[in-house]
Context: one part of a larger RNA
RNA sequence: CUCUGGUUAAGGAACUCUGCAAAUUGAUACCGUAACUUCGGAAGAAGGUAUGCCCAUAUUGGUGAAGUGCUUUCGCAUGGAGCCAAAAUGGGUCGCAGUGAAUCGGGGGUGGUGACUGUUUAUCAAAAACACAGGGCUCUGCUAAGUCGCAAGACGACGUAUAGGGCCUGACUCCUGCCCGGUGCCGGAAGGUUAAGGAGAGAGGUUAGCCGCAAGGCAAAGCUUUGAACCGAAGCCCCGGUAAACGGCGGCCGUAACUAUAACGGUCCUAAGGUAGCGAAAUUCCUUGUCGGGUAAGUUCCGACCUGCACGAAUGGAGUAACAAUCUCCCCACUGUCUCGACCAGGGACUCA
Numbered sequence: 001c002u003c004u005g006g007u008u009a010a011g012g013a014a015c016u017c018u019g020c021a022a023a024u025u026g027a028u029a030c031c032g033u034a035a036c037u038u039c040g041g042a043a044g045a046a047g048g049u050a051u052g053c054c055c056a057u058a059u060u061g062g063u064g065a066a067g068u069g070c071u072u073u074c075g076c077a078u079g080g081a082g083c084c085a086a087a088a089u090g091g092g093u094c095g096c097a098g099u100g101a102a103u104c105g106g107g108g109g110u111g112g113u114g115a116c117u118g119u120u121u122a123u124c125a126a127a128a129a130c131a132c133a134g135g136g137c138u139c140u141g142c143u144a145a146g147u148c149g150c151a152a153g154a155c156g157a158c159g160u161a162u163a164g165g166g167c168c169u170g171a172c173u174c175c176u177g178c179c180c181g182g183u184g185c186c187g188g189a190a191g192g193u194u195a196a197g198g199a200g201a202g203a204g205g206u207u208a209g210c211c212g213c214a215a216g217g218c219a220a221a222g223c224u225u226u227g228a229a230c231c232g233a234a235g236c237c238c239c240g241g242u243a244a245a246c247g248g249c250g251g252c253c254g255u256a257a258c259u260a261u262a263a264c265g266g267u268c269c270u271a272a273g274g275u276a277g278c279g280a281a282a283u284u285c286c287u288u289g290u291c292g293g294g295u296a297a298g299u300u301c302c303g304a305c306c307u308g309c310a311c312g313a314a315u316g317g318a319g320u321a322a323c324a325a326u327c328u329c330c331c332c333a334c335u336g337u338c339u340c341g342a343c344c345a346g347g348g349a350c351u352c353a
Base pairs, nucleotide, nucleotide: 001348002347003346004345005344006343007342008341010339011338014337019334027051028050029049030048031047036041038171052093053092054091055090056089057088059086060085061084062083063082067078068077069076070075094098106332107331108330109329111327112326113324114323118130119129134169135168136167137166138165139164140163146155147154148153172319173318174317175316177249178248179247182246183245184242185241186240187239188238191237192236193235197231198230202226203225204224205223206222209218210217211216250268251267252266253265254264277311278308289305290304291303292302293301
């Protein structure tokens, strides 16, 4: 010097990202215990008091002797001594200290998030992430839908719509607004478009034959290569529905007898222009917004305001008791975290073997 422990005057979070770490608290009995609340809780809330040993007393519980009564016997009944235990009351007594060591909760207040118990990144993340009961939409009538497999077959399920699959939301309370233009899904089938296929007008090749002195020309049937109309389904176009489907939810200008503001009006655009509730928020850039509270002093925190850069209703909105090794802020207690160090013990380091 380093590690692990221990003690520390005065102060007591001034340390620091943060009371991280440490300290405090701690057992049992009794007294006592707030807001809030889903009436269960919160709660061991908080906050107090007692605790050793000796003696005595009464009580309660356990066990149950002698004696007495009955009985032929076995035994039964009565009886309550003694002993044991519990907690209590009164008195006494010792120490600084009586759960004398050890084991053995620090507490309170406000807010955010997630209802809760649970689950998770084996080996840097335990969380506000996942799950959850509850809610909703949707598919599925049984050889179910769905899934695995080339198939056989299997799961679903030896289940049957109070069942099973998929997706979203996430206890509970109060609620869940408007938009179907786009995309998706469902329904429709008149019209448009549309494949294979059917159909086969027409065209090409070949050549018996015919014409020609020849070169060559024309050309039936058959075979062959093609091929226009016309008939062809779903789909798409089209017509409707559907948002707890994917998603979306405006701009400018003017106006009231101080000013300011605009209930009101005009205009443009849209499928419709954000309702309730919440709001500088886990969301607010400007921003340390402004006001209030807390502090001597507060970029954090709490309560408001609303100018929401860029909240908003099951990609759920707003609340919420209980719960949390969760996150933020404050207070009490407590402390070597610090002012600011010091000392002690042990293990390393160092030297020698």

Notes
Predicted 3D model of a 353-nucleotide part of an RNA (large-subunit ribosomal RNA, domain IV) from Syntrophobacter sp. SbD2. Taxonomically the source falls in Syntrophobacter (Bacteria, Pseudomonadati, Thermodesulfobacteriota, Syntrophobacteria). The prediction has a mean pLDDT of 88.